[in-house]
Molecule: transfer RNA
Organism: Planctomycetota bacterium
C1' cells in the first nucleotide's frame, strides 16, 4: 500500500431502519453501621469517532476521512 474488523455512559460491551440509546462494573446521593464494606433505594453521566449521501425516518444503510486491532505484499 490491499483486504477485512472495530470506533455507542469513566471502563468493558448490547443495541443493526422508527418508542425519551441501554446493562453490568465504577461513581455521587440515601439508608443501615460505633465507623466502614456488603445489600437494598435513589441519581448523574452519551455531538451513538468526524464529514456528507440515501430514507417519511439513520447509532443501524453507503461514500469519504481519523484512529485502533488482525491478516497480505
Nucleotide at each position: 500500500g490491499c483486504a477485512c474488523u472495530c470506533g455507542u455512559a469513566g471502563c468493558u460491551c448490547a443495541g443493526c431502519g422508527g418508542a425519551u440509546a441501554g446493562a453490568g462494573c465504577g461513581c455521587c446521593g440515601g439508608u443501615a453501621u460505633g465507623c466502614g464494606g456488603a445489600g437494598c433505594c435513589g441519581g448523574a453521566a452519551g455531538u451513538c469517532g468526524c464529514a456528507g449521501g440515501u430514507u417519511c425516518g439513520a447509532u443501524u444503510c453507503c461514500u469519504g476521512c481519523c484512529g485502533g486491532g488482525u491478516g497480505c505484499g